[in-house]
Context: one part of a larger RNA
RNA sequence: UGACGGGGACCCGCACAAGCGGUGGAGUAUGUGGCUUAAUUCGAUGCAACGCGAAGAACCUUACCUGGGCUUGACAUGCAUGUCGUAGUUCCCGAAAAGGAGGACGUCAGUUCGGCUGGACGAUGCACAGGUGCUGCAUGGCUGUCGUCAGCUCGUGUCGUGAGAUGUUUGGUUAAGUCCAGCAACGAGCGCAACCCCUGUGAACUGUUGCCAGCACGUAAUGGUGGGGACUCUGUUCAGACUGCCCAGAUCAACUGGGAGGAAGGUGGGGACGACGUCAAGUCAGUAUGGCCCUUACGCCCAGGGCUGCACACGUACUACAAUGCCCAGUACAAUGAGAACCGAUACCGCGAGGUGGAGGAAAUCUAUAAAACUGGGCUCAGUUCGGAUUGGAGGCUGCAACUCGCCUCCAUGAAGUUGGAAUCGCUAGUAAUGGCGCAUCAGCUACGGCGCCGUGAAUACGUUCCCGGGUCUUGUACA
Numbered sequence: 001u002g003a004c005g006g007g008g009a010c011c012c013g014c015a016c017a018a019g020c021g022g023u024g025g026a027g028u029a030u031g032u033g034g035c036u037u038a039a040u041u042c043g044a045u046g047c048a049a050c051g052c053g054a055a056g057a058a059c060c061u062u063a064c065c066u067g068g069g070c071u072u073g074a075c076a077u078g079c080a081u082g083u084c085g086u087a088g089u090u091c092c093c094g095a096a097a098a099g100g101a102g103g104a105c106g107u108c109a110g111u112u113c114g115g116c117u118g119g120a121c122g123a124u125g126c127a128c129a130g131g132u133g134c135u136g137c138a139u140g141g142c143u144g145u146c147g148u149c150a151g152c153u154c155g156u157g158u159c160g161u162g163a164g165a166u167g168u169u170u171g172g173u174u175a176a177g178u179c180c181a182g183c184a185a186c187g188a189g190c191g192c193a194a195c196c197c198c199u200g201u202g203a204a205c206u207g208u209u210g211c212c213a214g215c216a217c218g219u220a221a222u223g224g225u226g227g228g229g230a231c232u233c234u235g236u237u238c239a240g241a242c243u244g245c246c247c248a249g250a251u252c253a254a255c256u257g258g259g260a261g262g263a264a265g266g267u268g269g270g271g272a273c274g275a276c277g278u279c280a281a282g283u284c285a286g287u288a289u290g291g292c293c294c295u296u297a298c299g300c301c302c303a304g305g306g307c308u309g310c311a312c313a314c315g316u317a318c319u320a321c322a323a324u325g326c327c328c329a330g331u332a333c334a335a336u337g338a339g340a341a342c343c344g345a346u347a348c349c350g351c352g353a354g355g356u357g358g359a360g361g362a363a364a365u366c367u368a369u370a371a372a373a374c375u376g377g378g379c380u381c382a383g384u385u386c387g388g389a390u391u392g393g394a395g396g397c398u399g400c401a402a403c404u405c406g407c408c409u410c411c412a413u414g415a416a417g418u419u420g421g422a423a424u425c426g427c428u429a430g431u432a433a434u435g436g437c438g439c440a441u442c443a444g445c446u447a448c449g450g451c452g453c454c455g456u457g458a459a460u461a462c463g464u465u466c467c468c469g470g471g472u473c474u475u476g477u478a479c480a
Stems, first nucleotide, its partner, number of pairs: 001480002003477003007474007015464002019427005026319008034310002042053002064305007073128001077127004082121003088105001090101003108118003130294002133292003139288001141283003144279001146277001151190006157166003170181003196271004201239005207233001211228002215226003242265001245259005321420001325379006338367002342361002347356003386417001391412007433456007
């Protein structure tokens, strides 16, 4: 100087407390461990691995296993050599890949006319290719974490023999090393904040595919038509919030409490943004890359299988156990976003999944019933008109192909489950809880996952003694 303390003081955080809803019990989905296996490819392992890499494992993917094959190779460049009746196309064998055979068709460009130059293709040979093989403890790059915590340092000066100290400590204050006052310090840098984006208010401009107040026309009905720019909205540019104003407190300070005006008030709300560093943290399987290793195989091609196995254990979710509910009928209100090998309306067929068909739409124009909510009726506390697992049968869709191993529909079946032990998680407001919708990946889908969008919409916070994590000062130390 650090680190540590079941030392001290002060401060903060959904850290506790106060509340609301869960997990832990059930069934299922999914990931992991374990077991099994020819293989169940590999990685991730306290917080910070476990719906993680994977924004989609039937084949492919695919890296694993079994079997069948190839050896300048599936791919790149160069050299030597051949052909330009080159490549391709057909047949046989085969699971395919590979291998073998033959005839018909098929005939580049430039040119100094030299198989000279370029291009394409094939074979052979040589250099080489190739490796998701090892090492993340050789690395780059990227990322997680402490932590959006308020810290981490430097120059000059001063003090100290020196390691170092000072500044950065102290008194206030703040979300903040934020600011003020003081001080052997005076300044500066990386962080904080602000500058950026979205959202909340208004104004100006902009009016089509959007809108419709007023004026006409028209319809069973609809901005449907003429027209209009008022309004909503689209999108661009401005304005607006700065403790600016008032009162009180405070050192005539920083600042704090209250108030006015205002759409918004003291960082308005949300996002992006992550200091010096820590964990030899993660990734050689995203790519790059040193070294090591394989080279008729640890490379490459193909078929089938596996990654989906199942006494069990754990994590994360979904669905429930019901009456604030379930079922039936009626009926109202969104936003984000997507669409051409695509989205697909009216209509018709089917109980339905779906099928036929193809209006319109490369979209503010066309396509998609929002659901919970509300109104009326039934059920009356039961393993039920709760719950839907499992199984049998019949179908639909995608795709070369749904046996291993897809999703969906209908009929039948109707399991566990009556609110969950010890323990444990999230959340402070348009939040939690709850309801649906959209998108990426994608032929299809194991999505109940992920990322977004809108609807309905709470309760509670006395307080900081305690648990956890962190910051500053101080103290002890046989630790570095």
Molecule: small-subunit ribosomal RNA, 3' major domain
Organism: Digenea simplex